[in-house]
RNA sequence: UUUCCCAGCCAGACAGUCGCUGGCAGUAUUAGUACUGCGAGAGGAAAGUCCGGGCUCCGUAGAGCAGGGUGCCAGAUAACAUCUGGGCGCUGCUUGGGCAACUAAGCAGUGACGGCUAGUGCCACAGAGAAGAUACCGCCUUAGCUUGCUAAGGUAAGGGUGAAAAGGUGCGGUAAGAGCGCACCGCGCGUUGGGUAACCAAGGCGGCAGGGUAAACCCCACUCGGAGCAAGACCAAAUAGGAAUCCAACGGUACUGCUCGUACUGGAUUCGGGUAGGUCGCUUGAAGCUUUUGGUGACGAAAGCUCUAGAUGAAUGACUGUCCACGACAGAACCCGGCUUAUCGGCUGGCACCAUUU
RNA sequence: GCUGGCGUAGCUCAAUCUGGUAGAGCAGCUGAUUUGUAAUCAGCCGGUUGUAGGUUCAAGUCCUAUCGCCAGCUCCA
Numbered sequence: 001u002u003u004c005c006c007a008g009c010c011a012g013a014c015a016g017u018c019g020c021u022g023g024c025a026g027u028a029u030u031a032g033u034a035c036u037g038c039g040a041g042a043g044g045a046a047a048g049u050c051c052g053g054g055c056u057c058c059g060u061a062g063a064g065c066a067g068g069g070u071g072c073c074a075g076a077u078a079a080c081a082u083c084u085g086g087g088c089g090c091u092g093c094u095u096g097g098g099c100a101a102c103u104a105a106g107c108a109g110u111g112a113c114g115g116c117u118a119g120u121g122c123c124a125c126a127g128a129g130a131a132g133a134u135a136c137c138g139c140c141u142u143a144g145c146u147u148g149c150u151a152a153g154g155u156a157a158g159g160g161u162g163a164a165a166a167g168g169u170g171c172g173g174u175a176a177g178a179g180c181g182c183a184c185c186g187c188g189c190g191u192u193g194g195g196u197a198a199c200c201a202a203g204g205c206g207g208c209a210g211g212g213u214a215a216a217c218c219c220c221a222c223u224c225g226g227a228g229c230a231a232g233a234c235c236a237a238a239u240a241g242g243a244a245u246c247c248a249a250c251g252g253u254a255c256u257g258c259u260c261g262u263a264c265u266g267g268a269u270u271c272g273g274g275u276a277g278g279u280c281g282c283u284u285g286a287a288g289c290u291u292u293u294g295g296u297g298a299c300g301a302a303a304g305c306u307c308u309a310g311a312u313g314a315a316u317g318a319c320u321g322u323c324c325a326c327g328a329c330a331g332a333a334c335c336c337g338g339c340u341u342a343u344c345g346g347c348u349g350g351c352a353c354c355a356u357u358u
Numbered sequence: 359g360c361u362g363g364c365g366u367a368g369c370u371c372a373a374u375c376u377g378g379u380a381g382a383g384c385a386g387c388u389g390a391u392u393u394g395u396a397a398u399c400a401g402c403c404g405g406u407u408g409u410a411g412g413u414u415c416a417a418g419u420c421c422u423a424u425c426g427c428c429a430g431c432u433c434c435a
Stems, first nucleotide, its partner, number of pairs: 001355001005350006012323007020041002023038006043329001047340002050338005055228004062260004067224005072086005087113001088111010114219002119217002121213003136159002138155008167185006186208001187206003191202004232280004242271006251265004273434002287306008324327001359431007368384004378415001386402005408424005
């Protein structure tokens, strides 16, 4: 220097003409409104609606059961399934050790990462045997005889089945074998030390009990009221406060199930009638930028500055010219924080390896 | 805009709760029956379970993402 990876940023540029939606000012108008001028006008995902919160209403939402969600530890935060730091596992690379298998350290990536040692269930087919199991082939002992077979017993090293076969390797041991004994590794239970904790280290004891599956029921810990701006509030207008069917009546309704508690007294469906106009909610917000500062970091605190779409058939566009690297995914609809998915290209910063150059 | 549901053979549906060879009816094809057709009988064909990834020995089924389709929700009385 290039490539890969990670993090962040930009999302054709400039000029002119004509439009569209709000705001402010002025003029005209009784008013609605019209005209003129100035200034503003989509995103990093506005998307999916997958999480979390604000806001609003419902019965202030209380108790129990059921149900949902989350799941290594600690923290951040309004909150979270997000983020940060740490632990452990897995994968890759480098370095060191080793004949090798492998192993130690470092770096990077990655993990729905509580509990099958609480209980229950399931593990098809194959296989002798699928969970306090079993013996098909084999190995060994004894007996028998027709001398390579039969019977009784021992065994689980080897073969075979399977996704998975009841610790692994080696040495000893044995009739053959076996944690039967020993060493190392793995596993379990205490102890001591370190750490807020997850966990780590040292040393002791135990021949091994306890196969897998919790994105199976479940257990444990924490947590969750419901509905959603078509929430909801107000003004105006208008009308037949109506009819039919069904259900219930120690019942029904009141924003998920059941019981209690509270309030109210019918409920559901269909038909019929009227109005289909406006205002608020609506954008100043857990907001953005800069500086200082606390923290390893996510993030917090202080000071200063800025105002940056708000439509409601729903604006944010069209044309012309010039230039370049020739322009992707895509369009706000109450608002934020995340995640996920889509995306032509360009820029900046950073770690590590290989290659090349000095 | 908000909320809920569904994707399995050409069509209509099972199997998904509780994971273990994806099945039924209609349609289509072949044969039998009939003088011939229909009906009937026998047999056959037809599926990457919308797509992709994950959990598991094993996924239509469980989990996640994504694509498509359908339905409901606006004022007054």
This is a predicted complex of two RNAs, RNase P RNA and transfer RNA, with 435 nucleotides together. It holds a member of the Rfam family "Bacterial RNase P class A".